Source information
This is a predicted complex of two RNAs, RNase P RNA and transfer RNA, with 452 nucleotides together. Rfam match: Bacterial RNase P class A. The coordinates come from a structure-prediction model, not an experiment, and the mean pLDDT is 79.
RNA sequence: CGAGCGGGUGAUGCGGCCGCUCGUCCCUCAGCGGGACGGGAGGAAAGUCCGAACUCCGCAGGGCACGGUGGUCGCUAACGGCGACCGGGCGAAAGCCCAGGGAAAGUGCCACAGAGAACAGACCGCCGAUGGUCCCCCACCGGGGACUCAGGCAAGGGUGAAACGGUGCGGUAAGAGCGCACCGCUCGCGUGGUGACACGCGGGGCACGGUAAACCCCACCGGGAGCAAGGCCAAAUAGGGGACGAGGCGUGGCCCGCGCCGCUUCCGCAAGGAAUAAGUCCCGGGUUGGCUGCUAGAGUCGGCCGGCAACGGCCGACGCAGAUAAAUGGCCGCAGGCCUCCUCGGAGGCAACAGAAUUCGGCUUACGGCCCGCCCGCCGG
RNA sequence: UGCCGGGUCAUCUAAUGGUAGGAUAGUGGACUCUGAAUCCACUCAUCUUGGUUCGAAUCCAAGCCCGGCAG
Numbered sequence: 001c002g003a004g005c006g007g008g009u010g011a012u013g014c015g016g017c018c019g020c021u022c023g024u025c026c027c028u029c030a031g032c033g034g035g036a037c038g039g040g041a042g043g044a045a046a047g048u049c050c051g052a053a054c055u056c057c058g059c060a061g062g063g064c065a066c067g068g069u070g071g072u073c074g075c076u077a078a079c080g081g082c083g084a085c086c087g088g089g090c091g092a093a094a095g096c097c098c099a100g101g102g103a104a105a106g107u108g109c110c111a112c113a114g115a116g117a118a119c120a121g122a123c124c125g126c127c128g129a130u131g132g133u134c135c136c137c138c139a140c141c142g143g144g145g146a147c148u149c150a151g152g153c154a155a156g157g158g159u160g161a162a163a164c165g166g167u168g169c170g171g172u173a174a175g176a177g178c179g180c181a182c183c184g185c186u187c188g189c190g191u192g193g194u195g196a197c198a199c200g201c202g203g204g205g206c207a208c209g210g211u212a213a214a215c216c217c218c219a220c221c222g223g224g225a226g227c228a229a230g231g232c233c234a235a236a237u238a239g240g241g242g243a244c245g246a247g248g249c250g251u252g253g254c255c256c257g258c259g260c261c262g263c264u265u266c267c268g269c270a271a272g273g274a275a276u277a278a279g280u281c282c283c284g285g286g287u288u289g290g291c292u293g294c295u296a297g298a299g300u301c302g303g304c305c306g307g308c309a310a311c312g313g314c315c316g317a318c319g320c321a322g323a324u325a326a327a328u329g330g331c332c333g334c335a336g337g338c339c340u341c342c343u344c345g346g347a348g349g350c351a352a353c354a355g356a357a358u359u360c361g362g363c364u365u366a367c368g369g370c371c372c373g374c375c376c377g378c379c380g381g
Numbered sequence: 382u383g384c385c386g387g388g389u390c391a392u393c394u395a396a397u398g399g400u401a402g403g404a405u406a407g408u409g410g411a412c413u414c415u416g417a418a419u420c421c422a423c424u425c426a427u428c429u430u431g432g433u434u435c436g437a438a439u440c441c442a443a444g445c446c447c448g449g450c451a452g
Base pairs, nucleotide, nucleotide: 001377002376004374005373006372007371008370009369012335013334014333015332016331017330018329020040021039022038023037024036025035026034027033042353046364047363049362050361051360052359053358054226055225056224057223058258059257061256062255063254064253066222067221068220069219070218071085072084073083074082075081086100087098088097089096090095101217102216106215107214108211109210110209123157124156125153126152127151130150131149132147133146134145135144136143137142165183166182167181168180169179170178184206185204186203187202188201189200190199191198192197230292231291232290233289240283241282242281243280244279247261248260249259264275265274266273267272299318300317301316302315303314304313305312306311337350338349339348340347341346342345382451383450384449385448386447387446388445391405392404393403394402399435407423408422409421410420411419428444429443430442431441432440
C1' cells in the first nucleotide's frame, strides 16, 4: 500500500436553569396541590421471521391428515440459533459461500433446437470385413478394382442446460471398455476417527442423466390461541329477538379414548316428525372507567476455574424504565466536528438509523462517523 | 399492541415452471361533409433484491407497500 475477519462506542462533551413521568418519604388521616431524594429508550426498542417462558381453552392422551426442519458431533430451557469439524464450490492467500438426507421405492416434468431427451438415436460423416451387382488379370486355384444396394460403426462434426464414463496406447474394414494403463464410478474388506468421513488393498468393464425451494420416501419436531392472553372491582341493563338442536361441549381439519352438561313432552305400530333442554352461533341494546397480570429476570457487571470454541461451574457486587393517547424534552453558556457565506474574523445552519408497551433467547433488515485488535499478500528499510 | 390476507399495463382481469394474453382507456391511420360507432396498426406491465432450476409472474427467503380483524 492492497485485501480479509472481529470487537467497542453511538442525544458530541461539561456546567446551569425550566419542565414531563414513575417510586419512596414528608406537608397530611385521605384527595387535590406542593416539596425532598432516586430511576427514566435501543443496538437495533424495528420486521413479527423462528424458538421459549407465562396465561386460558376439562385431560393436553393416541392415530391420521397438515406444517416445519435436514452433513456430523456438541452447546442450549428451546430453536430454522450458535460453535467445532467433515464434504463440495470460489479465491494466489488470509478467508468467504452452501435448504448439505434419499433420484438402483414409485410417479411426474425436461419447452425451443436437434437424427435422438431416458432401458435413446443416425442428419453430415467413417467403412467396404460379410452378402449382392458390374469390370479387369488368370489355363485352373485364385487375385485386384468400382458401386454403396443390403449392411457394419458411433471416432469426428452439428443441436442443446444436459447426448448413456474421461485421457492415452493397442486393436480394427471402420470402430467400439473390444483389450490394457491412469483417473472417475461401484461392490467388498481392513485401518484410523464418538461421528460425518478419510486412507489403503482387492474385485467388477461400467450397470446408475438432471430435477425432491415437483409430488413423494426416510428420520426428527409440533394440540390451539395469544397480555386486546387471563383474573378482580365498579358502572350499565332488554335479562330482548332469531337460527340450529335430543343431543351437545372440550376441538380450531378428521377419527378414537377418558371426562363434563342434558337426556323432557307430544304425534306415530315403526321408520321418523314436532316442541323444548344442555349448549353453540347470529341480530339488537348498554358500558367504553379502574386495579391486577407488570417487571428480580434462562438478569447485569467483575474475578477465578473447566472447555479449541459455542458454553458451563463457583464466588462477589448491583438494584437498572414501566407510560395508557401514551413521560424520557426545551433553553442558555463554554469547548469540539462538518457545511455555507463573506468586509479573514465572525455569522448562520447541521449532526445517522430509529424510538419501549407481557418478558426473554436468536435471526434478519436500517444506520452518520470515530476508535481498537487479529490475519494474509506485495514493496522498502 | 397482536394476528391475518394481498401486490401483473393508466383501470379491470388471464396465464399445468417454457415467447406475459384479452377488454376498456391512450396515440396514429382508414371510413364520413363533421362527430360517434366500426375496422387496422402502435405504445404501456409481473412491487424490489437475492436464491433453487437449463429456464421463475409462478417455487423459497428477506425487504417495501396496501387492505382487513381483535377490547